Predicted 3D model of a 160-nucleotide RNA (glmS glucosamine-6-phosphate activated ribozyme aptamer) from a Thermomicrobiaceae bacterium. It was read from a public genome assembly, where an Rfam model found it. Taxonomically the source falls in Thermomicrobiaceae (Bacteria, Pseudomonadati, Thermomicrobia, Thermomicrobiales). Model confidence (mean pLDDT): 79 of 100. Rfam family: glmS glucosamine-6-phosphate activated ribozyme aptamer. It is annotated as a riboswitch. Its family is annotated with catalytic activity and regulation of gene expression in the Gene Ontology.
């Protein structure tokens, strides 16, 4: 390095960490408190939505918490865009149009619907902490229900 086997994880609001903040140890500095400097560590986004296939560009929706590091910064990535394919609608077929299996949109108004925080306990860890279990309340988007307004188009072909 190939390549085969078995295991185990993960498979997306997710991963990772040279910056920063924090812990220990040591050295070594100060009168001290504390600065430092090496090594080993520890954090470093809580849930909602969300994928028809390939490709290009950007470089990603919603709120909850906090108000300190959910700093900062890398990768991804189902988000927006644009072309092609494929599928629904537009009463059969074409093009146009609009959308993605819940396959028109835009606005309004209503229901439903998290999880972390937070409080108690267990468990590991010298420590920053991490893990796990009960209690537990509270969104927003998007979908859904219902009102409104816009759209629902040309040719053709068929039936009456």
């Nucleotide at each position: 390095c190939a390549c085969g086997u078995u295991c185990a994880a993960g498979u997306a609001g997710c991963g990772c960490c040279g910056g920063a903040a924090c812990u220990c140890a040591u050295c070594g500095u100060c009168g001290a408190g504390g600065a430092g400097a090496u090594g080993a560590g520890u954090u470093g986004a809580c849930g909602a939505g969300g994928u028809g296939g390939a490709g290009g560009c950007c470089g990603a929706u919603c709120g909850a918490a906090a108000c300190g590091u959910u700093c900062g910064g890398c990768g991804g990535a189902u988000g927006g865009u644009c072309u092609c394919c494929c599928g629904g609608c537009u009463g059969g077929c074409a093009c146009g149009g609009u959308c993605g299996a819940a396959a028109c949109g835009a606005u309004c108004a209503g229901a439903a619907c998290a999880a972390a925080a937070c409080c108690g306990g267990c468990a590991g860890g010298c420590g920053a902490c991490u893990g796990c279990c009960g209690g537990g309340a509270c969104a927003a988007a998007g979908g859904c229900u219902g009102g409104u307004c816009g759209a629902u188009g040309u040719g053709c072909g068929u039936u009456u």